């Protein structure tokens, strides 16, 4: 130095130009007639609701996570 791949909640990952940007786990809160159920404290299991994300700047486009141009991180091959 050259080429390719990728970047969305804390982590994992979906989304084929019009979604409310989804979904697991993680975190909070709450448990419906008396303590949601279990268990010899911590904990562990159900459920329901909640909060939280497009990497950064252009550009096309009525409308961009999505395409197109630069950057910036990472990885991967070449040299």
């Nucleotide at each position: 130095g050259c080429g390719g791949u990728a970047a969305u909640a804390g982590u994992a990952u979906a989304a084929a130009g019009g979604c409310c940007a989804g979904u697991a786990c993680a975190c909070g809160u709450c448990g419906u007639u008396g303590u949601g159920g279990a268990g010899u404290u911590g904990u562990c299991c159900c459920g329901a609701c909640g909060a939280a994300a497009u990497c950064c700047a252009g550009g096309u486009u009525c409308g961009a996570u999505u395409c197109c141009u630069g950057g910036u991180u990472a990885c991967c091959g070449c040299a």
Predicted 3D model of a 79-nucleotide RNA (transfer RNA) from Neoarthrinium moseri. The RNAcentral record of the sequence draws on Rfam. Its Rfam family is "tRNA". It is annotated as a transfer RNA. The coordinates come from a structure-prediction model, not an experiment, and the mean pLDDT is 81. NCBI's taxonomy places the organism under Eukaryota, leotiomyceta, Sordariomycetes, Xylariomycetidae, Neoarthrinium.